[in-house]
Molecule: transfer RNA
Organism: Ruminococcus sp.
RNA sequence: GCGGAUAUGGCGGAAUCGGCAGACGCGCUAGCUUCAGGUGCUAGUCCUCGCAAGGGGGUGGAGGUUCAAGUCCUCUUAUCCGCA
Numbered sequence: 001g002c003g004g005a006u007a008u009g010g011c012g013g014a015a016u017c018g019g020c021a022g023a024c025g026c027g028c029u030a031g032c033u034u035c036a037g038g039u040g041c042u043a044g045u046c047c048u049c050g051c052a053a054g055g056g057g058g059u060g061g062a063g064g065u066u067c068a069a070g071u072c073c074u075c076u077u078a079u080c081c082g083c084a
Base pairs, nucleotide, nucleotide: 001083002082003081004080005079006078007077010026011025012024019067027045028044029043030042031041032040046057047056048055049054060076061075062074063073064072
């Protein structure tokens, strides 16, 4: 230099042919249970605005296509693999 793969909450990791982003698990927080702890059970757990209902933003970064993009296209960054 050329080709390919990957990048999503605190962590692992889903998302069919473009149609509710974060399922599921771990961890964490609160509660119940216990003398206490563990186990078990219930609820919550991306950010922001809001009393609430609900709204807005968010998939490495920047653009584009589309009614609609994690997904398609272009450029780009990082890591890994192959070729030279």